[in-house]
RNA sequence: CCUGCGCACCGCUCCACCGCUCCCGUGUCCGCAAGGCCGCGGGGGAGGAAAGUCCGGGCAGCACAGGGCACCAUGCUUCCUAACGGGAAGGGGUGCGGCCGGGAACGGCCGUGCCACGGAAAGUGCCACAGAAAGGGAGACCGCCGAACCGCCGCAAGGCGGUGGCAAGGGUGAAAAGGUGGGCCCGCCUCCGCGCGGGAUAGCGCGCUUCGGCGUGCGAAGUAAGAGCCCACCAGCGUUCCGUGUGAGCGGAGCGGCUUGGUAAACCCCAUGGGCUGAAAGACCAAAUAGGCCGGGCCGGCGCCUUCGGGUGUCGGAAGGGGCUGCCCGCCCCGAUCCCGGUGGGUAGGUCGCUCGAUCCUGUCGGUGACGGCAGGACCAGAUAAAUGGUGGAGGUCCGCCGCAAGGCGGAUACAGAACCCGGCUUACAGGUGCGCAGGUCUU
Numbered sequence: 001c002c003u004g005c006g007c008a009c010c011g012c013u014c015c016a017c018c019g020c021u022c023c024c025g026u027g028u029c030c031g032c033a034a035g036g037c038c039g040c041g042g043g044g045g046a047g048g049a050a051a052g053u054c055c056g057g058g059c060a061g062c063a064c065a066g067g068g069c070a071c072c073a074u075g076c077u078u079c080c081u082a083a084c085g086g087g088a089a090g091g092g093g094u095g096c097g098g099c100c101g102g103g104a105a106c107g108g109c110c111g112u113g114c115c116a117c118g119g120a121a122a123g124u125g126c127c128a129c130a131g132a133a134a135g136g137g138a139g140a141c142c143g144c145c146g147a148a149c150c151g152c153c154g155c156a157a158g159g160c161g162g163u164g165g166c167a168a169g170g171g172u173g174a175a176a177a178g179g180u181g182g183g184c185c186c187g188c189c190u191c192c193g194c195g196c197g198g199g200a201u202a203g204c205g206c207g208c209u210u211c212g213g214c215g216u217g218c219g220a221a222g223u224a225a226g227a228g229c230c231c232a233c234c235a236g237c238g239u240u241c242c243g244u245g246u247g248a249g250c251g252g253a254g255c256g257g258c259u260u261g262g263u264a265a266a267c268c269c270c271a272u273g274g275g276c277u278g279a280a281a282g283a284c285c286a287a288a289u290a291g292g293c294c295g296g297g298c299c300g301g302c303g304c305c306u307u308c309g310g311g312u313g314u315c316g317g318a319a320g321g322g323g324c325u326g327c328c329c330g331c332c333c334c335g336a337u338c339c340c341g342g343u344g345g346g347u348a349g350g351u352c353g354c355u356c357g358a359u360c361c362u363g364u365c366g367g368u369g370a371c372g373g374c375a376g377g378a379c380c381a382g383a384u385a386a387a388u389g390g391u392g393g394a395g396g397u398c399c400g401c402c403g404c405a406a407g408g409c410g411g412a413u414a415c416a417g418a419a420c421c422c423g424g425c426u427u428a429c430a431g432g433u434g435c436g437c438a439g440g441u442c443u444u
Base pairs, nucleotide, nucleotide: 001440002439003438004437005436006435007434008433009432010431012395013394014393015392016391017390018389020045021044022043023042024041025040026039027038029036030035047415051426052425054424055423056422057421058420059278060277061276062275071274072273073272074271075270076090077089078088079087080086091117092115093114094113095112096111097110098109099108100107101106118269119268123267124266125263126262127261141170142169143166144165145164148163149162150161151160152159153158178234179233180232181231182230183229184199185198186197187196188195203218204217205216206215207214208213235259237256238255239254240253241252242251243250244249282352283351284350285349292343293342294341295340296339297338298317299316300315301314302313303312304311305310320334321333322332323331324330359378360377361376362375363374364373365372366371396413397412398411399410400409401408402407
């Protein structure tokens, strides 16, 4: 210097003219007033994600005695926080690379990446393809064996076949029921077997060590073939104890059974949490018109009384009366087709909610950190069909071309835009800056 990755940050600037929205001041006019229209002056006016609306909280309304089922979410620990499924620090697991130890199984260390990381020893399901067999103690495809029994052949030794035996090897697979190494030699008991004795090895213990080993003590184990039998070790599981850590855990000692496959981002089990809705939440003011209710008046029907003037009770502002028609339905005709005052609700519209808040900036202190405390300072959109814009000029940055160079010409300038507020997560993004890491190239 180039490239890549990670983290943090910026994410166009200035001028002129014309507009939009909110606030403050002011002038004319209107209005009783509150205030309003218009004009003038001053000031504020999108983001790092305003986005997706995924998670959490504030706020608001509704619901709710308590408990349970169902449903949904979360799932190692501690901490941060108003809260979270977010974040910080740690623990554990795992992939890859390197190094070291061991004969092997395997163990240890370093670097780097990843992990929704409770339970698979409660139960159920599933495990493609391939393969003989894919899960409750399974499975003879290629193989291996020939002791026992049966048959045949053979004089015999023995051979062949069958009933059988065997998970050592091969093969399939992500996985074949945990793995690695071994079961030796000599002698005696008349032979085999059982047994006995001696030796060797693996292994285990103790001591020393220059950590490479050395010394010493104990000391294994099957067959016809083999094994799931025997021996030793490695890994894993369960369990008891000790030490350590706030904790997840870690380190160590012992015992046990004798290996219990994987999958819970399959059902399920366990633990914890969750009432529903969402600013079109919700609160307040409130026309015009129509209708509701109350009071008074007026009018009408019916009943009763009447001194014939009316009074009174009740119903109603289509009650009732009449006709076709004796009744019901239906149709037709007549009929007060109202007035005044008060009042509640709803609609249009308006006001609030609305932006000062888990706020922002700087400094300092505490903490590994997320974050928290303290001090000083700042006020930073509030629209409602939805303002934050348009035009012109100048500049910056990047890319391409031309040019020896100075420079010139052309192009690009992203993603996207508040709608109650806040904390996260996720996604999109032209171009640029800083820091760290890795690789490459050049110079000294």

A computed fold for a 444-nucleotide RNA from a Flavobacteriales bacterium, annotated as Bacterial RNase P class A. The gene name in the source record is rnpB. Its mean pLDDT, the model's own confidence on a scale to 100, is 76. The sequence is in RNAcentral, with records from ENA. It matches the Rfam family "Bacterial RNase P class A". Rfam describes the family as follows. Ribonuclease P (RNase P) is a ubiquitous endoribonuclease, found in archaea, bacteria and eukarya as well as chloroplasts and mitochondria. The family's RNA type in Rfam is ribozyme. The source organism's lineage runs through Bacteria, Pseudomonadati, Bacteroidota, Flavobacteriia and Flavobacteriales.